[in-house]
Molecule: SAM riboswitch aptamer (S box leader)
Organism: Paenisporosarcina cavernae
This record gives sequence, C1' cells and structure tokens, in this order.
RNA sequence: CUCUUAUUAAGAGUGGUGGAGGGAAGUGCCCUAUGAAGCCCGGCAACCGUCAUACUAUGUAUGAAAUGGUGCCAAUUCACUCAACGUUAAUGCGUUGAAAGAUGAGAG
Repeated sequence: CUCUUAUUAAGAGUGGUGGAGGGAAGUGCCCUAUGAAGCCCGGCAACCGUCAUACUAUGUAUGAAAUGGUGCCAAUUCACUCAACGUUAAUGCGUUGAAAGAUGAGAG
C1' cells in the first nucleotide's frame, strides 16, 4: 500500500511542556494567545489478548478484570459531497443507503 471483516449517536483533564495552528480531502462551518499541533502525565473504552462460565465445542455465546498489544479523549466520523425515496413553485429540507475516512483483527 491492497484485500476481507467488525465497529463508527456513548465515554474520557480548569494538569505540565510547547509555542501557531488544528478539525483526512473539497465546500462550508467551527476550535484556537481565556494558548493550536506535538510531547509528558492523567483519563475513557474494551477491538485483540487474558480469566471464568455455558454449550450446538480446533469454535461460539455471556460475563469479569484492566497488569499485556492497539485505539481514543470539541462539535454524530462537525455538516454536506453520490444514489433512491418523500416533500417544496424553486433554492432547499427530511429519511434511507452507498462512497470516502478512522480504528481493531486477519490475509497478501
């Protein structure tokens, strides 16, 4: 980097450091010197792993802890970007789905 698959409406600091940017892309709209990113500490969650129990038992389901491997900690994945349907005189608006993105696990 590509493919498969699961999840994507919950949750998480008035700390230290750092100094100007950040929210994937485009458009918009936001956050930010009442201090951005990054780093440290802290926290959240429970995907993998671990442990327990049950059974249709190389597995599946449910539950537990959080000492291991990741992840995450403004706004629904901030909204929309494509399609269908509904609605409007129209711009639009609403619903559903997809795409794209993100994260885990597996494969190449």